This is a predicted complex of two RNAs, RNase P RNA and transfer RNA, with 478 nucleotides together.
It holds a member of the Rfam family "Bacterial RNase P class A". It is annotated as a ribozyme.
Its mean pLDDT, the model's own confidence on a scale to 100, is 79.
RNA sequence: CCAGGGGGCCGGGCAGCCGCGGGGUUCGUUUGAACCGCGAGGAAAGUCCGGGCUCCACGAAACAAGGGUGGCGGGUAAUGCCCGCCGGGCGAGUUGCUUGCAGCGAAGUCCAGGGAAAGUGCCACAGAGAGCAGACCGCCUGCUUGUCAGGUAAGGGUGAAAGGGUGCGGUAAGAGCGCACCGGGGCCCUGGUAACAGGGCUCGCACGGCAAACCCCACCCGGAGCAAGACCGAAUAGGGGCGGCGCGCACUUCGGUGCAGGUCUGUUUCGGACCCGACCGCCCGGGUUGGUUGCUUGAGCCGCAUGGCGACAUGCGGCCUAGAGGAAUGGCUGCCCAGGCGGCGUGGGUCGAAAGAUACCGCCCGCCGGACAGAACCCGGCUUACAGGCCCCCUGGCAUU
RNA sequence: GGGCCUGUAGCUCAGUUGGUUAGAGCUGGCCGCUCAUAACGGCUAGGUCGCGGGUUCGAGUCCUGCCGGGCCCACCA
Numbered sequence: 001c002c003a004g005g006g007g008g009c010c011g012g013g014c015a016g017c018c019g020c021g022g023g024g025u026u027c028g029u030u031u032g033a034a035c036c037g038c039g040a041g042g043a044a045a046g047u048c049c050g051g052g053c054u055c056c057a058c059g060a061a062a063c064a065a066g067g068g069u070g071g072c073g074g075g076u077a078a079u080g081c082c083c084g085c086c087g088g089g090c091g092a093g094u095u096g097c098u099u100g101c102a103g104c105g106a107a108g109u110c111c112a113g114g115g116a117a118a119g120u121g122c123c124a125c126a127g128a129g130a131g132c133a134g135a136c137c138g139c140c141u142g143c144u145u146g147u148c149a150g151g152u153a154a155g156g157g158u159g160a161a162a163g164g165g166u167g168c169g170g171u172a173a174g175a176g177c178g179c180a181c182c183g184g185g186g187c188c189c190u191g192g193u194a195a196c197a198g199g200g201c202u203c204g205c206a207c208g209g210c211a212a213a214c215c216c217c218a219c220c221c222g223g224a225g226c227a228a229g230a231c232c233g234a235a236u237a238g239g240g241g242c243g244g245c246g247c248g249c250a251c252u253u254c255g256g257u258g259c260a261g262g263u264c265u266g267u268u269u270c271g272g273a274c275c276c277g278a279c280c281g282c283c284c285g286g287g288u289u290g291g292u293u294g295c296u297u298g299a300g301c302c303g304c305a306u307g308g309c310g311a312c313a314u315g316c317g318g319c320c321u322a323g324a325g326g327a328a329u330g331g332c333u334g335c336c337c338a339g340g341c342g343g344c345g346u347g348g349g350u351c352g353a354a355a356g357a358u359a360c361c362g363c364c365c366g367c368c369g370g371a372c373a374g375a376a377c378c379c380g381g382c383u384u385a386c387a388g389g390c391c392c393c394c395u396g397g398c399a400u401u
Numbered sequence: 402g403g404g405c406c407u408g409u410a411g412c413u414c415a416g417u418u419g420g421u422u423a424g425a426g427c428u429g430g431c432c433g434c435u436c437a438u439a440a441c442g443g444c445u446a447g448g449u450c451g452c453g454g455g456u457u458c459g460a461g462u463c464c465u466g467c468c469g470g471g472c473c474c475a476c477c478a
Base pairs, nucleotide, nucleotide: 001397002396003395004394005393006392007391008390009389010388012336013335014334015333016332017331018330020039021038023036024035025034026033027032041372045383046382048381049380050379051378052377053225054224055223056222058271059270060269061268062267063266066221067220068219069218070217071085072084073083074082075081086113087111088110089109090108093104094103095102096101097100114216115215119214120213121210122209123208136156137155138152139151140150141149142148143146164182165181166180167179168178169177183205184203185202186201187200188199189198190197191196229293230292231291232290239284240283241282242281243280244279248259249258250257251256261275262274263273264272286477287476288475300319301318302317303316304315305314306313307312337370339368340367341366342365343364345363346362347361348360349358350357351356402474403473404472405471406470407469408468411427412426413425414424420458429445430444431443432442433441451467452466453465454464455463
């Protein structure tokens, strides 16, 4: 320099003027005023996963149902997320020869990657045959010579898929029929925590595909959601309908206590809570559209050190960074920073004899012009949208030193 | 803000265990019948199965990511 690929960050800046929403201080009788300080994002989005928090009488254990996840190991509060590794596909290229196939395969990238030797099911059309295979054409043999019988899975044809592949031998023709290599099954050894890899022996090959079909195996999961929930205040009709359970026994100082029973997750066991009432559930109807809280200090952010391949963990130091009510974070002007278009206006280059032209480089002038988007209880992820710009790294090839 | 449902022709809906070319009614167009219109009869048109990706030999159907539409919710007695 060419080609291929990966990761991170920013996503306008400054000044002036005018505004918006919270907070603090001071002033003011109230509305408010002055000053100070703060005020969106990498996705605040989709609400797809995982948690915190709150409530729901439930809690523990087992089972059942339903849902989810799925190579192995680790990280994490947790995850379907992340990291590392394994296996497979793709991949510039490279090696071999039979020259269009086979092997190996960089950086990297993709994988919903458990089980098809537990069972059930499906494999349309085409095709002779589609799941304990199959004789349509072809090939071979026989003779009774033809719409014949038998053998044959090399070749053709159908199809997404035809029961290992290539080669040599063998044969009437063929065939794992025999052999070599590759692939595959079983057993053993070695390495590795493991997924798995390598090697040895053995078996002519059994076990086609689909589980984002039912299913089996392993593991995980209670439900609802800040419009959850708590407190204060105001107002109205503590009104109606349907359904459910029940008011038992004993003692009593008449307050209650004990036992039995009932309800509380789909079932069971144990524990616990509640219950003879202003009961519980559903529906209809009535009233209000107020205030406070939950509310932002948190698995928080930044820097350094240590451990780890890494995700990450630990320690030390520093920082406080929206909390608002349908809900603010904006507008104008000037200059600048990127960017686009136009004018050969100008300097250079190129073409041309010149005039002139100019998809090249720089300067100047004019015009345009800042992407996607907008916190609403809070975090960790994923996914999706995003004009433009900056930085770093890896692999292969060529050239030079 | 949170939760749930849904999308097939202009409209209303079917679509079986995934199977060959996705159907039905109404509407529309043409023809017939009629003096004419309606009704009726016949023929016919009309589809990105909301969009993209994946699994599979094969997707309206299964899985996944987006897009559009619709519904529900607070407090008090």